[in-house]
Predicted 3D model of a 563-nucleotide part of an RNA (small-subunit ribosomal RNA, 5' domain) from a metagenome.

Context: one part of a larger RNA
RNA sequence: GAACGAACGCUGGCGGCGUGGAUUAGGCAUGCAAGUCGAGCGAGAACCGGCUCAAUCAAUUCUUCGGAAGAGAGAAGGCCGGGGAAAGCGGCGGACGGGUGAGUAACGCGUGGGCAAUUUACCCUUAAGUUGGGGAUAGCUUCUCGAAAGGGGAGGUAAUACCGAAUGUGGUCGUUCCGAGGCAUCUCGGGACUAUUUAAAGGUGGGGAUCCUUCGGGACCUGCCGCUUAGGGAUGAGCCCGCGGCCUAUCAGCUUGAUGGUGAGGUAACGGCUCACCAAGGCUAAGACGGGUAGCUGGUCUGAGAGGAUGGUCAGCCACACUGGGACUGAGACACUGCCCAGACUCCUACGGGAGGCUGCAGUCGAGAAUCAUUCGCAAUGCGCGAAAGCGUGACGAUGCGACGCCGCGUGGAGGAUGAAGGCCUUCGGGUCGUAAACUCCUGUCAUGAGGGAACAAUCGUCUCCGGGUGAAUAGCCCGGGGAUUUGAUGGUACCUCAAGAGGAAGCCACGGCUAACUCUGUGCCAGCAGCCGCGGUAAUACAGAGGUGGCAAGCGUUGUUC
Numbered sequence: 001g002a003a004c005g006a007a008c009g010c011u012g013g014c015g016g017c018g019u020g021g022a023u024u025a026g027g028c029a030u031g032c033a034a035g036u037c038g039a040g041c042g043a044g045a046a047c048c049g050g051c052u053c054a055a056u057c058a059a060u061u062c063u064u065c066g067g068a069a070g071a072g073a074g075a076a077g078g079c080c081g082g083g084g085a086a087a088g089c090g091g092c093g094g095a096c097g098g099g100u101g102a103g104u105a106a107c108g109c110g111u112g113g114g115c116a117a118u119u120u121a122c123c124c125u126u127a128a129g130u131u132g133g134g135g136a137u138a139g140c141u142u143c144u145c146g147a148a149a150g151g152g153g154a155g156g157u158a159a160u161a162c163c164g165a166a167u168g169u170g171g172u173c174g175u176u177c178c179g180a181g182g183c184a185u186c187u188c189g190g191g192a193c194u195a196u197u198u199a200a201a202g203g204u205g206g207g208g209a210u211c212c213u214u215c216g217g218g219a220c221c222u223g224c225c226g227c228u229u230a231g232g233g234a235u236g237a238g239c240c241c242g243c244g245g246c247c248u249a250u251c252a253g254c255u256u257g258a259u260g261g262u263g264a265g266g267u268a269a270c271g272g273c274u275c276a277c278c279a280a281g282g283c284u285a286a287g288a289c290g291g292g293u294a295g296c297u298g299g300u301c302u303g304a305g306a307g308g309a310u311g312g313u314c315a316g317c318c319a320c321a322c323u324g325g326g327a328c329u330g331a332g333a334c335a336c337u338g339c340c341c342a343g344a345c346u347c348c349u350a351c352g353g354g355a356g357g358c359u360g361c362a363g364u365c366g367a368g369a370a371u372c373a374u375u376c377g378c379a380a381u382g383c384g385c386g387a388a389a390g391c392g393u394g395a396c397g398a399u400g401c402g403a404c405g406c407c408g409c410g411u412g413g414a415g416g417a418u419g420a421a422g423g424c425c426u427u428c429g430g431g432u433c434g435u436a437a438a439c440u441c442c443u444g445u446c447a448u449g450a451g452g453g454a455a456c457a458a459u460c461g462u463c464u465c466c467g468g469g470u471g472a473a474u475a476g477c478c479c480g481g482g483g484a485u486u487u488g489a490u491g492g493u494a495c496c497u498c499a500a501g502a503g504g505a506a507g508c509c510a511c512g513g514c515u516a517a518c519u520c521u522g523u524g525c526c527a528g529c530a531g532c533c534g535c536g537g538u539a540a541u542a543c544a545g546a547g548g549u550g551g552c553a554a555g556c557g558u559u560g561u562u563c
Stems, first nucleotide, its partner, number of pairs: 001563004006559005013409006019402002026365003030362003035092003040089002047082006056073002060069003099320003109244007118237002123233008131165001133163002140155006170198002174193008202225006210219003246292003253283003259279007295317004299310004322343005345356004373399001375398003381395001382393004412442004422433004446504001448499005461485010507552005512533003518547005528535002
């Protein structure tokens, strides 16, 4: 000099863009952060309409005054239709997105390769199929245990839930033949075999003849979404290897599944990954083993570079989710807001037993020099589900707070000498603050007030018209184009116009040398200053105050850290 996720002191007008728990991976009240699909399935509350039945009220009429009849209104109940809440079965998604850096010196990361040792839901593509049956179970009803959390028995029910059977284009296993290739084991392609084993599920639109019909509809044709098998692709993942990147020898020897083989098991897959047996190995001064520290990288800072330091925000990878362990489900997890066990802690309890996990977004306590709102919205961009409308989304988009940083703008401009008053200094003549002020003439950025401003960010979808495709079809569906319509959190914001008036907007540090900038007063080795040299003991340009000056400026200085 530059830099910072900074902090502290003094000061503080506005805007834009960024950025903000670095310490206790300490504990957490409260709310929200993962749902969705009724076009997979059964059932269906509130509410509305209709029918039925009818408790009750009752205008009015009659009356022997006891009562009787009664238009009309109509609770509760029952049936049918609409409606669709809250649950339930089922599917897909909860393995992404979001957080943190504890652990990890490791094939964890970076880079370059390999898998003739692998897998991949949804998506794209190719080929083929989607036949015919069965038994349950939740919800529900009822009984019952428990304070609760939560169960248990009985009855009955549905499916794209579950289970047999059929078929086998195909795939797998076995035997065998041919061809091609390679990098050992081998791999790939094609063919044959009375051979072996292995699938499926429906839903929803449209339609004119014919047939069936419980009159709802179905068969039939057709579109879309699914389902099953197999091949290919894309994407994601898994495994292996070469090389690279901290300190320490006041750590010199380490190792028993440890090194290799055979066989078996296991895995999607290779492998001591695991196990049985066998052998006597394997690593190490080019630093094994041990100890300390640490997430790694693209990058960032500095520097002319080489290098040094660093890894916050953003992006990629990894690891973790109260602590430790474990598996289940699934294409994918050994799963942050899933399950089980143990532990610590907190809470509820009828003392028998239960509930919980903010290193998600806000917020709170604590510790700390120190780090924000318990805000708005799904309008946009994405993601999940859905045929779609849509729903959800503390991802995200926004606003708020903090001069924390960078950048921009302003705090007025021009004229103005009795060089005013006043302050300070003085050799008492004057000098200086100083064109500075006053005063005159202007301007109107920002702020303030008023008006305009549905600006941009907006498409999807729906309706309609046209063209093309599918199709028996002028249904329907798909694709493309035109028109109409709908949707904005930020926000009456940005921006524009007008109004008034210099009005509302300057500080901080330094002034002995390094180092730009000097005098007076006070103090008297005191009080104090100080980055280094050093100042202060009666004339201190070095302390304190004042005037003046210098520097930077909405900041300025100090401290810390890095180069």